[in-house]
RNA sequence: CGUAAGAAUAGCCACCCUUGCCGCAAGGCAAGUCCGGAAAACCGCAGGGUCUUUGCAACGAAGAUAGCCUGGUUGCCUCC
Numbered sequence: 001c002g003u004a005a006g007a008a009u010a011g012c013c014a015c016c017c018u019u020g021c022c023g024c025a026a027g028g029c030a031a032g033u034c035c036g037g038a039a040a041a042c043c044g045c046a047g048g049g050u051c052u053u054u055g056c057a058a059c060g061a062a063g064a065u066a067g068c069c070u071g072g073u074u075g076c077c078u079c080c
Stems, first nucleotide, its partner, number of pairs: 005078002012037002017032006035067001041073003046070003049065006
């Protein structure tokens, strides 16, 4: 340096819930909290799923979710 792995350490992220703000909604942001996480970092203009609004005979349109799965890019520490 590369590959593989997650037993330990350091740092990092933050489910649910509470409060405030934004949004018609799904949901988002901030603070507290800490269920968990090596990608729970980024990509929603990669594919699928789920959800919301609108609309429809059916098909659709606009959004949300990266902590639903797959995929792409990047990436901490340590043993072997």